[in-house]
RNA sequence: GAAGCCGGCCAGGCGGUCGCUGCGCGUGGUUUAUCCCGCGCAGAGGAAAGUCCGGGCUCCACAGAGCGGGGUGCCGGGUAACGCCCGGCCGCUAUAAACCGGAGGUUUCCUCCGGCGAAGGCGAGGACCAGGGCCACAGAGACGAGUCUCGUCGGGUCAAACCGGCGAGGGUGAAACGCGGCAACCUCCACCCGGAGCAACACCAAAUAGGCGGACGAUGACGCUGCUCGCCGAGUCCGCGGGUAGGUGGCUAGAGCCCCGGGGAGACCCGCGGCCCAGAGGAAUGACCGUCCACGACAGAACCCGGCUUACCGGCCGGCUUCACCC
Numbered sequence: 001g002a003a004g005c006c007g008g009c010c011a012g013g014c015g016g017u018c019g020c021u022g023c024g025c026g027u028g029g030u031u032u033a034u035c036c037c038g039c040g041c042a043g044a045g046g047a048a049a050g051u052c053c054g055g056g057c058u059c060c061a062c063a064g065a066g067c068g069g070g071g072u073g074c075c076g077g078g079u080a081a082c083g084c085c086c087g088g089c090c091g092c093u094a095u096a097a098a099c100c101g102g103a104g105g106u107u108u109c110c111u112c113c114g115g116c117g118a119a120g121g122c123g124a125g126g127a128c129c130a131g132g133g134c135c136a137c138a139g140a141g142a143c144g145a146g147u148c149u150c151g152u153c154g155g156g157u158c159a160a161a162c163c164g165g166c167g168a169g170g171g172u173g174a175a176a177c178g179c180g181g182c183a184a185c186c187u188c189c190a191c192c193c194g195g196a197g198c199a200a201c202a203c204c205a206a207a208u209a210g211g212c213g214g215a216c217g218a219u220g221a222c223g224c225u226g227c228u229c230g231c232c233g234a235g236u237c238c239g240c241g242g243g244u245a246g247g248u249g250g251c252u253a254g255a256g257c258c259c260c261g262g263g264g265a266g267a268c269c270c271g272c273g274g275c276c277c278a279g280a281g282g283a284a285u286g287a288c289c290g291u292c293c294a295c296g297a298c299a300g301a302a303c304c305c306g307g308c309u310u311a312c313c314g315g316c317c318g319g320c321u322u323c324a325c326c327c
Stems, first nucleotide, its partner, number of pairs: 001323010012292007020043007028036002045298001049309002052307005057197004069193005074088005089125001090123004099115007126188002131186002133182003143178001148169008201249004211240006223231002256275003260271004293296001
């Protein structure tokens, strides 16, 4: 320098105007306020997605043991945990460059084909000496028995066919009789596993209906009607508790992020310091204008977190391997 591969990071920038959501502030509107106004600050992702694994959290269930069911599966490590991650082993496997061989051409070279071949990529990777089951196509035969061909021996026969023993070989196929192969077949072994999910759950709490308790009421309550009379004729009033609508919490300070130092091969762990980084609820995170460039992909939080998988315009950085040249 070229080629191949792996990993990490970013995800249009800047400025202005008008909105929306949250938080904070205010001798503000008003006396109060969760309402309004003003000001300030903050306001989607690496996947917020699929909801496939693993946990936190909440409620319900639960003496103990067993059966049944589901899951995981080399070895060691990491982690809150995992089917995830890291390291190692084993198995399978691709190609680049270079090299080798061949073919062709426009022949100091180029193109194509084949071989060899790295970093890489993939692996549900325990056990077929417990038992059962299965082994496509081909092949005589697929684990049961047996025999496709040849030779030889014995029986048999006039001679063959045929029967039996022994030996050898060919062919098919992933595998040919060998303690065969397959457990992403049952099974065995080891280990793990309660159920439901924020529409969890908790609190506050109308109207209407129903419940419980009390008072009054056919000696006429209540109502017409403020009072008296009159009419009507069976409920009326109060309190309590459950629960619905509605509201509030759960709700974002966390297995958190960043810098530095240390341990480790790595995943990761420890220590010091700093930071606060959406929290909506018919559901905000937008619209417009200007400007610049490399012209901007996939996409949209809904209790939270760790993974996996899938989607994705492009850009940056680092590492590994091979080859060529130079010192």
This is a predicted structure of a 327-nucleotide RNA (Bacterial RNase P class A) from a Burkholderiales bacterium. A source record names the gene rnpB. Of the family's consensus pairs, 91% are formed in the model. Its Rfam family is "Bacterial RNase P class A". By type it is a ribozyme. The sequence is in RNAcentral, with records from ENA. The organism belongs to Burkholderiales, within Bacteria.